[in-house]
Context: one part of a larger RNA
């Protein structure tokens, strides 16, 4: 010093922080939806419109959570990609023409206890498929530049391959398609540099290179087939143990050590273990097959599940919190907007776990009361401490006021672009209005009253603080030295002191 625990004790706010063990199992609620302004249809309608499940699109790859694994390009720095890819957003170009055929949902029927299944019929669409057409992108020949080459950069020819409409009276937004440039993620490869053990000394066969060939956005034994027979290694190969890594924390004057909680980055992981589907992007926590363990339903045929999301149970354990509010704000998905969602978040609740700041009053007040302790019996000491007089009012407590966080949105009006246009739209400005979980809180006035609010650990030397009694190597104390066997400042207990103080001590760890 601490994400700490125990033990006495505990008044108040602020602002963090809170399963370090059992990546051990969970009951129950919630945590990802969202769009009718893509599409067809069932309700229900006050005829404006709504509400539903389906197709269809985007989102579920992001937010959160956990350190099991991992000693490795995981991380960290520095760099390379002439070896990549990118929905959404920004800039820019070029189009957006003509058709088909189906599938849900819904209608009929059947299977099954369920979960869920299937056979026929109709049907729409930005779904899904052909044609067309192609500035520009892809292959392929020819050619020129740069260069060591080359998969770079031109330019010529021949081939391949697009698309969707939706809203509105319109204007015109918002959409599709194809390139081209960015922006911000991602993905490969390299330099350095990252814990212990040599009581681990040889290690390797796809192993090290090559050619052809798969396969990936993409280089590469990453596959694979043949060919060589080589890589590694005492500058630690290989095997074993540990462990996410970093920015940082904490100690120390520093060098250094020691740790990676909480906030940030970055990896990994979603019962264990494997896979690949969709997709710009995942081998994909709340998505999907398999296989196992393990729990539930069951008609025994046969399903159904996966808190290492918030909360909460149970178990482990010295230990670690509410089955709470609320989208009001920030930030995310959708959506033209209204808006809906969002246990990310913001708030509230417990827990002196920490830091940090406030109280437990203040001033007067000696015949030095009264008791207690102690005495050489004179006295001393607790002590201006009480009492008593005078005062104050912090926090709690009552009254009464009462925020900051709010910006958007929605109307209304001017300017600007569009535009024939005082209708609309896009942009800015002025006005008017709504919007607050936290919260009737914070804060601020006012009322009444010292009134409700101090332990705790120590006093043998190291170490600051001494006497009396009790006991008698006994009880017992102890971090070291070491106390205790009749006068013990060391055990217990009292009177007084000392230290710290809403705490204080003791264990554990670190330096």
């Nucleotide at each position: 010093a601490c994400g700490a625990a125990c033990g006495c004790u505990g008044g108040c706010g602020g602002c963090g922080c809170g399963c370090c063990u059992u990546a051990c199992g969970c009951a129950u609620g919630c945590a990802a939806g969202u769009c009718g302004a893509a599409c067809g249809g069932a309700c229900c309608u006050u005829c404006g419109g709504g509400u539903c499940a389906g197709u269809a699109g985007c989102g579920g790859a992001c937010g959160g959570c956990u350190g099991a694994g991992u000693a490795a390009c995981g991380c960290g720095u520095a760099g390379g990609u002439a070896a990549u890819c990118u929905g959404c957003c920004c800039a820019g170009u070029a189009g957006u023409g003509g058709g088909g055929g189906a599938c849900a949902a819904c209608c009929c029927g059947c299977c099954g206890a369920a979960a869920g299944g299937u056979g026929g019929g109709c049907u729409a669409a930005u779904a899904c498929c052909g044609c067309a057409u192609a500035a520009g992108u892809c292959c392929c020949c020819g050619u020129g530049g740069u260069g060591a080459a080359a998969u770079c950069c031109g330019c010529g020819g021949g081939g391949g391959g697009a698309a969707a409409g939706c809203a509105g009276c319109a204007a015109u937004g918002c959409g599709c398609u194809a390139c081209u440039g960015g922006a911000g993620g991602a993905a490969c490869c390299u330099g350095c540099g990252u814990c212990u053990u040599a009581u681990c000394a040889g290690g390797u066969a796809g192993u090290u290179g090559g050619u052809g060939g798969g396969g990936u956005a993409a280089u590469g034994g990453c596959c694979u087939a043949c060919c060589a027979a080589g890589c590694c290694g005492a500058u630690g190969a290989c095997g074993g143990g540990u462990a996410g890594c970093u920015g940082g924390u904490c100690u120390g004057a520093g060098a250094g050590g020691a740790c990676g909680a909480c906030c940030a980055g970055c990896c990994a992981g979603a019962a264990g273990g494997g896979g690949a589907c969709u997709g710009a992007g995942a081998c994909a926590c709340g998505g999907c097959c398999c296989c196992u363990a393990c729990u539930c339903c069951u008609a025994c045929g046969g399903g159904a599940g996966g808190c290492a999301g918030c909360a909460g149970c149970g178990a482990g354990g010295a230990a670690u919190c509410u089955u709470g509010g609320g989208c009001a704000a920030u930030g995310g998905g959708c959506g033209a907007a209204a808006g809906c969602c969002u246990g990310a978040c913001c708030c509230a609740g417990c827990g002196a776990c920490g830091c940090c700041g406030c109280g437990u009053g203040g001033g007067g007040g000696a015949u030095g009361a009264a008791g207690g302790c102690u005495u050489u019996c004179g006295g001393g000491u607790c002590g201006u401490a009480a009492a008593c007089c005078c005062c104050u009012g912090u926090u709690a407590g009552g009254u009464g006021g009462g925020a900051c966080g709010a910006a958007c949105g929605u109307c209304c009006u001017c300017c600007u672009g569009c535009a024939a246009a005082u209708a609309g739209c896009u942009g800015g400005g002025g006005g008017a209005u709504u919007u607050g979980a936290c919260g009737g809180u914070a804060c601020c006035a006012c009322c009444a009253g010292a009134g409700a609010a101090a332990g705790c650990c120590c006093c043998g030397g190291c170490u600051a603080a001494c006497u009396c009694c009790g006991u008698g190597c006994c009880a017992g104390c102890a971090g070291c030295c070491g106390c205790g066997g009749u006068a013990a400042u060391a055990c217990g207990g009292a009177g007084g002191g000392g230290g710290c103080g809403a705490g204080u001590g003791u264990u554990g760890u670190u330096c």

Small-subunit ribosomal RNA, 5' domain from an uncultured bacterium, 511 nucleotides, folded computationally.
The full RNA is in RNAcentral, with records from ENA and Greengenes.
Rfam family: Bacterial small subunit ribosomal RNA. Gene Ontology terms of the family: ribosome and structural constituent of ribosome.
Model confidence (mean pLDDT): 86 of 100.